[in-house]
RNA sequence: GGCACUCACCCGGGGGGUCUCGACAAGAGGCUGAGAUACUGCUGGCAUCCGUGCAGCGCAGUGACCCGAUGAACCUGAUCCAGUUCAUACUGGCGUAGGGAUGGUGCACUGGCCGCGCG
Numbered sequence: 001g002g003c004a005c006u007c008a009c010c011c012g013g014g015g016g017g018u019c020u021c022g023a024c025a026a027g028a029g030g031c032u033g034a035g036a037u038a039c040u041g042c043u044g045g046c047a048u049c050c051g052u053g054c055a056g057c058g059c060a061g062u063g064a065c066c067c068g069a070u071g072a073a074c075c076u077g078a079u080c081c082a083g084u085u086c087a088u089a090c091u092g093g094c095g096u097a098g099g100g101a102u103g104g105u106g107c108a109c110u111g112g113c114c115g116c117g118c119g
Stems, first nucleotide, its partner, number of pairs: 001114003007106004011068004017031005038062005045054003074099003080093004
């Protein structure tokens, strides 16, 4: 100096499990993982000392994180099958299965690759 596969911004897609204490609540803690529902609003039914309180597993928006076709991010089959584990996680199968965001801009920063120059 250039480029986009790794970087930044914009746009789009996605998930939130399992174990222990507790009472199947509230709450607290452990495990795996990038992430295990942080905040706001609405609805709901439930509880109630009738004042009210309460949504991760209801909905919407925001945030963090992951993914965007070279797509196992994520969903379905699936309350699946085998090994393993307290269980999840993990390994293999299912699986050349069926779906899934079809991206854009840039080089100021960090990182990657390539080129050039200097010591």

This is a predicted structure of a 119-nucleotide RNA (TPP riboswitch aptamer (THI element)) from Pseudooceanicola batsensis HTCC2597. The organism belongs to Pseudooceanicola batsensis, within Bacteria.